[in-house]
Context: one part of a larger RNA
């Protein structure tokens, strides 16, 4: 010095991104326990108190009540929660980046669309076959969501899905006019030219899908802009007026979303870009890409507290392993 362990005066987070790490609580018995709850829980909540040995009384008791008695300690070792307040985000128990992430991700119970009548759907394989399933719609496949409580608004113009079948298009097959060679023929020629056999091929007949006609949002999505008005001023409940498919309802909001931004106010600090309640001017929440809450639960994230503390003022001694350095 590097790693690793002890102890520490007075202070106790002033370290620091952060109480990182380290101290600090620990078992057992007894009192005792609050908001808020889905009535289980929260709860080991918090918060106090106990204990050896003796001896008396009760007694089934790691006993009680009372009394004496020793030590610094009823101990050492081992073992062995730290806790409270608020808030986000996810209901929970679970799951994952084998070797820098364990999370608010994913899964989930529940909900909801949507396909499947059974040789089902789907899915693997060229098939055979097989899984689905030795299951039958209270079932199976897939998609969204993501306990649970209240709820889930408006828009079908566009894509999509699902019906429709009149018109329009339209593949291929039917279908063969109408033309083209070829020539028996006819004609003085120039030419025309039957039947055959080829080509070439128009009308007209003909699905499905498109156009088109409805439906559909817990399908893909999407959910305006300008001007003016009230007896201070502001402000606009009100008119005007343009646009569209339809103009964002409940609820929420400086928010894991807010640029200005450290918006203002309040609250906590002696001082608070963070935190908590509010406001609403939501650059650019909003309703199953699910909204707002929620009790519990988290090695989760954020702030405060209390209780410890060599994390720090500011460092000192001591032990061990290794380095170095003398020999």
């Nucleotide at each position: 010095c590097c790693c690793u362990u002890g102890u520490u005066a007075a202070g106790g987070a002033a370290c620091u991104c952060u109480g990182c790490a380290a101290a600090a609580u620990g078992a057992c018995c007894c009192c005792g326990u609050a908001a808020c709850u889905u009535c289980g829980g929260a709860a080991g909540a918090a918060g106090g108190g106990g204990a050896g040995c003796c001896c008396a009384u009760a007694g089934c008791g790691a006993u009680a009540u009372g009394g004496g008695u020793c030590g610094c300690a009823g101990u050492a070792a081992a073992g062995a929660g730290g806790c409270c307040c608020a808030a986000g985000c996810g209901a929970c128990u679970g799951u994952u980046u084998a070797c820098c992430a364990a999370a608010a991700a994913c899964a989930c119970a529940g909900g909801u669309c949507u396909c499947u009548g059974c040789g089902a759907a789907a899915u693997c394989g060229u098939a055979a076959g097989a899984u689905g399933a030795c299951g039958u719609a209270u079932a199976g496949g897939g998609g969204c969501u993501g306990a649970c409580g209240c709820c889930u608004g408006c828009c079908c113009a566009g894509u999509g899905c699902c019906g429709g079948a009149a018109g329009g298009u339209u593949a291929u097959a039917g279908g063969g006019a109408a033309g083209u060679g070829u020539u028996a023929g006819a004609g003085c020629g120039a030419u025309c030219g039957a039947a055959g056999c080829a080509c070439c091929g128009a009308a007209c007949u003909u699905a499905a899908g498109c156009c088109c006609c409805g439906g559909u949002g817990a399908a893909c999505g999407g959910c305006g802009g300008c001007c003016g008005u009230a007896a201070c001023u502001a402000u606009a409940a009100c008119g005007g007026u343009c646009c569209u498919a339809a103009g964002g309802u409940a609820g929420c909001g400086a928010a894991a979303u807010u640029c200005c931004u450290u918006g203002u106010c309040g609250g906590g600090u002696a001082a608070g870009u963070u935190c908590c309640g509010a406001c609403c001017c939501g650059c650019a929440c909003g309703a199953a890409u699910g909204g707002c809450g929620u009790a519990a639960c988290g090695a989760c994230u954020u702030g405060g507290g209390c209780g410890c503390u060599g994390u720090c003022u500011c460092a000192a001694c001591a032990g061990g392993u290794g380095g170095c350095c003398c020999g």
Source information: The part of an RNA shown here (large-subunit ribosomal RNA, domain IV) has 327 nucleotides and comes from a Clostridiales bacterium. The coordinates come from a structure-prediction model, not an experiment, and the mean pLDDT is 86. NCBI's taxonomy places the organism under Bacteria, Bacillati, Bacillota, Clostridia, Eubacteriales.